This is a predicted structure of a 357-nucleotide part of an RNA (large-subunit ribosomal RNA, domain IV) from a metagenome. The coordinates come from a structure-prediction model, not an experiment, and the mean pLDDT is 87. The RNAcentral record of the full RNA draws on SILVA.
Context: one part of a larger RNA
RNA sequence: UCGUGGUUAAGGAACUCGGCAAAAUGCCCCCGUAACUUCGGGAGAAGGGGGGCCUGAUCCUUGAAGCACCUUGCGUGCUAGGGGAGAUGGCCGCAGAAACCAGGGAGAAGCGACUGUUUAUCAAAAACACAGGUCCGUGCGAAGACGUAAGUCGAUGUAUACGGACUGACGCCUGCCCGGUGCUGGAAGGUUAAGAGGACUGGUCAGCCCCACUUGUGGGGUGAAGCUGAGAAUUUAAGCCCCAGUAAACGGCGGUGGUAACUAUAACCAUCCUAAGGUAGCGAAAUUCCUUGUCGGGUAAGUUCCGACCUGCACGAGUGGCGUAACGACUUCUCCACUGUCUCAACCGCGAACUCG
Numbered sequence: 001u002c003g004u005g006g007u008u009a010a011g012g013a014a015c016u017c018g019g020c021a022a023a024a025u026g027c028c029c030c031c032g033u034a035a036c037u038u039c040g041g042g043a044g045a046a047g048g049g050g051g052g053c054c055u056g057a058u059c060c061u062u063g064a065a066g067c068a069c070c071u072u073g074c075g076u077g078c079u080a081g082g083g084g085a086g087a088u089g090g091c092c093g094c095a096g097a098a099a100c101c102a103g104g105g106a107g108a109a110g111c112g113a114c115u116g117u118u119u120a121u122c123a124a125a126a127a128c129a130c131a132g133g134u135c136c137g138u139g140c141g142a143a144g145a146c147g148u149a150a151g152u153c154g155a156u157g158u159a160u161a162c163g164g165a166c167u168g169a170c171g172c173c174u175g176c177c178c179g180g181u182g183c184u185g186g187a188a189g190g191u192u193a194a195g196a197g198g199a200c201u202g203g204u205c206a207g208c209c210c211c212a213c214u215u216g217u218g219g220g221g222u223g224a225a226g227c228u229g230a231g232a233a234u235u236u237a238a239g240c241c242c243c244a245g246u247a248a249a250c251g252g253c254g255g256u257g258g259u260a261a262c263u264a265u266a267a268c269c270a271u272c273c274u275a276a277g278g279u280a281g282c283g284a285a286a287u288u289c290c291u292u293g294u295c296g297g298g299u300a301a302g303u304u305c306c307g308a309c310c311u312g313c314a315c316g317a318g319u320g321g322c323g324u325a326a327c328g329a330c331u332u333c334u335c336c337a338c339u340g341u342c343u344c345a346a347c348c349g350c351g352a353a354c355u356c357g
Base pairs, nucleotide, nucleotide: 001352002351003350004349005348006347007346008345010343011342014341019338027051028050029049030048031047036041038169052091053090054089058085059084060083061082062081066078067077068076069075070073092096104336105335106334107333108332109331110330111328112327116128117127132167133166134165135164136163137162138161144153145152146151170323171322172321173320175253176252177251180250181249182246183245184244185243186242189241190240191239195235196234201229202228203227204226207222208221209220210219211218212217213216254272255271256270257269258268281315282312293309294308295307296306297305
């Protein structure tokens, strides 16, 4: 010096991001126990008292053995004995749950209802799950899933069932918008594929006609049938356009100007735009930039905390809103108790490093 234990005057969180760590509490019995509450809890709330050994009044209980009695019964009464509680008085020690073991508590907020689950090896949480809620699909050879298929799961189930999505106990509630995107339904009209269709037309070419010249060739024109190239009208599905519905589907939920007999403010008016302009509730919030907003509380002093205000940069209703008893190795603030965390360090052990040997 490091590690690990122990003790400490006075103070008692002044330490520190933060009471991290340590200390303190701890068992049994009795008394007593608040707000709040879903009446179950909260609660071991909190807060007090007692605890060894001897004596043992008194009381409770048992009493198959014993005694007594009679209506002789699984009877009644008393009692020895057994078990328990225990007043009073006394004894010893520093100390009586004597060691070990063995809850610290209270108040107020946030989030998540809860018990659970999770990043094996830096995250246990407010994340996931959850019971409950809602929507969508599925009529059974179900939907959905795996597989090329056969087949299998779903399910030896049958809409009080199964699959998918979102939300997340409970209480009070869940507003407006269907213009866009999606989904569902509709089928009148428009558009639209392959296919069908085959008008018109191109190529090839027998034959025929004309011209030229030396028997026979060469050139030009027309051109049936066949083969072949291209191909219009017409016909034709879903889809799309179109018409409706649907937001616990994806999502969205305004601006400007003026106005009241002090001032300020604007119940009110005007105007523009929109599919509709944010309702209830909450609000400097796990959301507030300005911001340590302003006021109040707590402190001598408080960027945190609690209660309000509302000017919501940029809350808001199942991407749920607001509350909420209980619960939480969650997060934040405060108080009591307690302490070497600190003022401020000291000493005593044990184990190492190191020095000497």